[in-house]
RNA sequence: GCUGGUGUGGCUCAGUUGGUAGAGCAGCGCAUUCGUAAUGCGCAGGUCAUCGGUUCGAGUCCGAUCACCAGCU
Repeated sequence: GCUGGUGUGGCUCAGUUGGUAGAGCAGCGCAUUCGUAAUGCGCAGGUCAUCGGUUCGAGUCCGAUCACCAGCU
């Protein structure tokens, strides 16, 4: 230098044919317990790596850029 892949709550990951983003763990509160753990219920936490484009509508499609991984030279 070229090619491919990945990027989504604090962490690990889903997200179907484009229709307005979820789970587990972690955190907080309540219940339960003599108390803790465990368990149950609830709450909070995301501009989906960045910038643009297409579309009535984009995590999803297109382009560029950035980071990481792998391969080729």
Predicted 3D model of a 73-nucleotide RNA (transfer RNA) from an Oscillospiraceae bacterium. The sequence was found in a public genome assembly. It matches the Rfam family "tRNA". By type it is a transfer RNA. From the family's description: Transfer RNA (tRNA) molecules are approximately 80 nucleotides in length. The coordinates come from a structure-prediction model, not an experiment, and the mean pLDDT is 81.